[in-house]
RNA sequence: CUCUUAUUCAGAGUGGUGGAGGUACAUAGGAUCUGUGAAGCCACGGCAACCCCUUUAUACAGGAAGGUGCCAACCUGAGCGAGCAAUCGAGCAAUAAGAG
Numbered sequence: 001c002u003c004u005u006a007u008u009c010a011g012a013g014u015g016g017u018g019g020a021g022g023u024a025c026a027u028a029g030g031a032u033c034u035g036u037g038a039a040g041c042c043a044c045g046g047c048a049a050c051c052c053c054u055u056u057a058u059a060c061a062g063g064a065a066g067g068u069g070c071c072a073a074c075c076u077g078a079g080c081g082a083g084c085a086a087u088c089g090a091g092c093a094a095u096a097a098g099a100g
Base pairs, nucleotide, nucleotide: 001100002099003098004097005096006095007094008093013044014043015042016041017040021033022032023031028076029075030074045071046070047069050067051066052063053062054061080089081088082087
């Protein structure tokens, strides 16, 4: 990097550095977080529980040492496929596990 599967609910922050962007998801509309300091990076802390660990256990139970991830702030709606429609799905993005 490609493919497959699952999830995209909830939860959890301080300091340093940095200095203007950020909030995944049409190039549309709106909203929102942010100089009371964005993204990124570093340290420490925390959240979660995919891998993992424990138990009689193929766990809807318990746990958190380790591998990751995450901790400011999101809605509407167009397009594509199915459907009379409601609606569903795919696609795009992120994370995890597995395979190549």

Notes
Predicted 3D model of a 100-nucleotide RNA (SAM riboswitch aptamer (S box leader)). It was read from a public genome assembly, where an Rfam model found it. Rfam family: SAM riboswitch aptamer (S box leader). Its family is annotated with regulation of gene expression in the Gene Ontology.